Predicted 3D model of RNase P RNA and transfer RNA as a complex of 443 nucleotides.
């Protein structure tokens, strides 16, 4: 230099002018209420805050609110190697096992089919306590081409058995390789590998290593039912609380106390009792929840391999409700992607023009 | 904003436990008719919205994504 791996950061910049919106403060400003003190709203001025790394998808988890400050059983749903972190998680960190890469590194829904049940279309002889189509081997009951002067020898084919070496079918054919063995074969025997079981050692554990032993008996599929372990009550800020205004406090249906309702199912328990549903009617206003929070950011320290925890100092860092964060001008560059908060946090996933920084790797090829 | 559902032939829909996807209508060809309609016969038409995974095998099971549809205010 080139090719890569991992981690982190930025997401047009600067200036001026004019707006929009939240907060705060000021006013011989205006309106309303009030005896006054004052309060509220509007208007105007000053100061100050004003989208993101994903604000997104709404896929998980938690806070918050209401229904018993949510209780028991069943059903149902989810997670799934081990240990830890955390408010919690399906997230994260470290480790194990398996796989990929020369390597730095990366990926994995990774419990259990020796509890049970099911499934495997087509092809194939046989698809799961298997199977003889071709082949190989044995026997000879049949058979007779052919050879031979004759006695006789006897190929193909047929029959009965043995055999899982080889071929063929299939995604998959009931351990693999080699030697011995055999009529031919076969864990039939042996060695190595693999697998199961037992013991010991190391490790918190997953697991790893060693020794012994069994001799094929445990094939695949659990993102098939299921089993095991753990977790989960339901609904969601249009939750929920309050004020004001208006209306026909009307009709129908269900059940009526062994009943109805209380936000998915069933039973129990608890609470309330004329309750629910539908149709019809009215309003389409305001305040709170609404941003100070398991908080973020900046700087310094301590503990831990790390996720993270703890402590000190500084800083309040958007809160709208037709819903603000924009427009114009000037200069410059690499000419600017995906995309717009709506109760709030922690994650995951998805989208993304271009640029910057740090650490690390490099077999082969070329120079 | 929150919650739920769907995507299969040109259109409307079936297909639950995985094994090569059908029905009705429409369109095409032939027959029937002087001709058309109706009727009868026949054939064609599908990456099962898209991408990845599990499995020997996916419309079906799992994950992500795209598009479309529906519901949710308060008072008496």
């Nucleotide at each position: 230099c080139a090719a890569g791996u991992c981690a982190g950061c930025c997401g047009g910049a600067u200036a001026a002018u004019c707006g929009c919106u939240g907060g705060u403060u000021c006013g011989c400003a205006a309106a309303u209420c009030g005896u006054u003190a004052g309060a509220u709203u509007u208007c105007g001025g000053g100061c100050u805050g004003g989208a993101g790394g994903a604000a997104a998808g709404u896929c998980c988890g938690g806070g918050c609110u209401c229904c018993a400050c949510a209780g028991g059983a069943c059903a149902g749903a989810g997670u799934g190697c081990c240990a830890g972190a955390u408010a919690a998680c399906g997230u994260c960190u470290g480790g194990g096992a398996g796989g990929c890469g020369c390597g730095a590194g990366c990926c994995u829904a990774c419990g259990g089919c020796c509890a049970g049940u099911g499934c495997a279309a087509c092809a194939g002889a046989g698809a799961g306590u298997a199977g003889a189509c071709c082949g190989c081997c044995a026997g000879g009951g049949c058979g007779g081409a052919g050879c031979g002067c004759a006695a006789g020898c006897g190929a193909a084919g047929c029959c009965u058995g043995g055999u899982a070496a080889g071929g063929g079918u299939g995604a998959a054919a009931g351990g693999g390789u080699g030697c011995g063995g055999u009529a031919a074969g076969a864990g039939c025997g042996c060695a190595c590998c693999g697998c199961g079981c037992u013991u010991c050692u190391g490790g918190u554990a997953a697991c790893a290593g060693a020794a012994g032993u069994g001799g094929c008996a445990a094939g695949g599929u659990a993102a098939a039912c299921c089993c095991c372990a753990c977790u989960c009550g339901g609904a969601g800020c249009a939750a929920g609380a309050c004020c004001a205004a208006a209306u026909a406090g009307g009709a129908a249906a269900a059940c009526c106390a062994u009943g109805g309702c209380g936000u998915g199912g069933u039973c129990c328990g608890c609470g309330c009792c004329g309750u629910u549903u539908u149709c019809g009617g009215g309003u389409u206003g305001g305040u709170c929840g609404c941003u100070u929070g398991a908080g973020g950011c900046u700087g310094a320290g301590a503990g831990g391999u790390g996720a993270c925890u703890u402590c000190c100092a500084g800083u309040c860092c958007a809160g709208a409700u037709g819903a603000a964060u924009g427009a114009u001008u000037a200069u410059c560059c690499u000419c600017g992607a995906c995309a717009g908060a709506a109760c709030c946090c922690g994650g995951c996933u998805u989208a993304c023009a271009g640029g910057c920084u740090g650490a690390c790797u490099u077999a082969a090829c070329u120079u | 904003g929150c919650c739920g559902g769907a995507a299969u032939a040109g259109c409307u829909c079936a297909g639950u436990c995985g094994g090569u996807a059908g029905a009705g209508c429409a369109g095409c060809u032939c027959a029937u008719u002087c001709g058309u309609a109706a009727u009868g016969a026949g054939a064609a038409g599908g990456u099962c919205g898209u991408a990845g995974g599990u499995u020997c095998g996916a419309u079906u099971c799992c994950u992500a994504u795209u598009u479309c549809c529906g519901g949710c205010a308060c008072c008496a």
It holds a member of the Rfam family "Bacterial RNase P class A". Rfam classes the family as a ribozyme. Its family is annotated with tRNA processing, ribonuclease P activity and dimeric ribonuclease P complex in the Gene Ontology.
Its mean pLDDT, the model's own confidence on a scale to 100, is 81.